The part of an RNA shown here (small-subunit ribosomal RNA, 5' domain) has 503 nucleotides and comes from an uncultured prokaryote.
Context: one part of a larger RNA
RNA sequence: GCGCGAACGCUGGCGGCAUUGGCUAAAACAUGCAAGUCGAACGCGAAAGUUUCUUCGGAAACGAGUACAGUGGCGAAAGGGCGAGUAAUGCGGUUCUAACGUGCCCAGAGGUCAGGGAUAGCCCAGGGAAACUUGGAAUAAAACCUGAUAACCCCGCGAAAUCGUAUGGUUUUGCGUGCAAAGGUUUACUGCCUCUGGAUCGGGAAACGUCCUAUCAGCUUGUUGGUGAGGUAAAAGCUCACCAAGGCUAAGACGGCUAGCGGGUGUGAGAGCACGACCCGCCGCAUCGGGACUGAGACACUGCCCGGACUCCUACGGGAGGCUGCAGUAACGAAUAUUCCGCAAUGCGCGAAAGCGUGACGGAGCAAUGCCGCGUGCAGGAUGAAGCCCCUCGGGGUGUAAACUGCUGUCAGGGUACAGGAACACAAUGACCAUACCCAAAGGAAGGGCCGGCUAACUUCGUGCCAGCAGCCGCGGUAAUACGAAGGGCCCGAGCGUUGCGC
Numbered sequence: 001g002c003g004c005g006a007a008c009g010c011u012g013g014c015g016g017c018a019u020u021g022g023c024u025a026a027a028a029c030a031u032g033c034a035a036g037u038c039g040a041a042c043g044c045g046a047a048a049g050u051u052u053c054u055u056c057g058g059a060a061a062c063g064a065g066u067a068c069a070g071u072g073g074c075g076a077a078a079g080g081g082c083g084a085g086u087a088a089u090g091c092g093g094u095u096c097u098a099a100c101g102u103g104c105c106c107a108g109a110g111g112u113c114a115g116g117g118a119u120a121g122c123c124c125a126g127g128g129a130a131a132c133u134u135g136g137a138a139u140a141a142a143a144c145c146u147g148a149u150a151a152c153c154c155c156g157c158g159a160a161a162u163c164g165u166a167u168g169g170u171u172u173u174g175c176g177u178g179c180a181a182a183g184g185u186u187u188a189c190u191g192c193c194u195c196u197g198g199a200u201c202g203g204g205a206a207a208c209g210u211c212c213u214a215u216c217a218g219c220u221u222g223u224u225g226g227u228g229a230g231g232u233a234a235a236a237g238c239u240c241a242c243c244a245a246g247g248c249u250a251a252g253a254c255g256g257c258u259a260g261c262g263g264g265u266g267u268g269a270g271a272g273c274a275c276g277a278c279c280c281g282c283c284g285c286a287u288c289g290g291g292a293c294u295g296a297g298a299c300a301c302u303g304c305c306c307g308g309a310c311u312c313c314u315a316c317g318g319g320a321g322g323c324u325g326c327a328g329u330a331a332c333g334a335a336u337a338u339u340c341c342g343c344a345a346u347g348c349g350c351g352a353a354a355g356c357g358u359g360a361c362g363g364a365g366c367a368a369u370g371c372c373g374c375g376u377g378c379a380g381g382a383u384g385a386a387g388c389c390c391c392u393c394g395g396g397g398u399g400u401a402a403a404c405u406g407c408u409g410u411c412a413g414g415g416u417a418c419a420g421g422a423a424c425a426c427a428a429u430g431a432c433c434a435u436a437c438c439c440a441a442a443g444g445a446a447g448g449g450c451c452g453g454c455u456a457a458c459u460u461c462g463u464g465c466c467a468g469c470a471g472c473c474g475c476g477g478u479a480a481u482a483c484g485a486a487g488g489g490c491c492c493g494a495g496c497g498u499u500g501c502g503c
Stems, first nucleotide, its partner, number of pairs: 001503004006499005013374005020367002022332001028329002031327003036074003041071002049062005081285003090210003094206004100202002105198008113147004123136005153178001155176009183190003212256002218248003223245008260282004264275004287308005310321004338364001340363003346360001347358004377407004387398004411444001413439005420433002447492005452473003458487005468475002
């Protein structure tokens, strides 16, 4: 000098972007919301209310095949948060997979036949304070099961061609064995099953690069390799049995300490050094530890089970919970915001669609936290008011500054109108932002630091090694441009300084 997710002091008009906003306790959390949707998969099915009738008990119609709930499907593995752990099972650029998977989507080929038994909801009867739960009866499906058919699909045994880096790959072909389906409606669509290819997204492997420490020098027994078996979508000690005795290490193994990594950010002429907030990619985590289930995908933030700590409810028998989602609370701290509005836009989930949901997102609010822009007036106006300061008492400074005169109308304020963000055939659709014109009135809008040298800016008074200043050198003990005040000046300006940190 530049910079910052800053904080603190003094001061503070507006706007845009926009930008940013718990860096500390990955400590604890009251309350609300943050993942639903589909009646064009399925069975059931209210009530309030209104009307009519009535033998005054009630009944019927509409409400309504609606609401609530249940079975089933898809989603819930995304989106959102955080950085604890991790020094390599991570990340980065590169390569390989002849060792792999892929719901939804796209293209192509073929198929969608015949049966069956249950179960929830509802009803009845119980248990429990509750959470919840037991028994009985009855019922539907695209839920579940059985059978059929079937291949270019799987498996086994063969043949031929061709290619390759080994195991082998690809293509053609013969025989045998095995495996599937679901329907719906508004009749035109959509769904379902098998196979092939694609797209997308992932799984796995390798070498290289990736902080400090030798006051850590040896480390290792599934350890290193082999054979066989198991296991997985898939290679592999991934796991197991047996066999061998290997493997790593001064180019730093093992241990300790620190740390998410990258795109990037700051600085710097560069090399480099430091950093990794916001945004994007990857990884990891979800009260702590462990485990699997479901599924195309999880070992699953707002799923399940077990154990620990903690909190809450209880009728003491037993139960419930997880904000490192958005707000918010308390705590900690120098320090960091609203328990706001809306699904109008973009996107995502479900749905044929209408649509529903969405604290993603779009917006508004708070904060000078940052960047940028604008304003706080403009012109005229005295040999120059007053006040204040200095003085050699002559005068000089503040200073065209003010007053005064004329003018203008940014921003803030008021009124009227209403583009654009709106795109979804048309129509309709804006939470919020915004635009144009008019009105009024100089009115509502300037401070902070510094003035001994470095370093731009000087005098007077007070004080008297006191009180104090200070980044360094150093000032102050009676004439202090260095302390405090005043006048004046210098530098920045809605900011100015201080502190901290980085180059």
The RNAcentral record of the full RNA draws on ENA.
Its mean pLDDT, the model's own confidence on a scale to 100, is 83.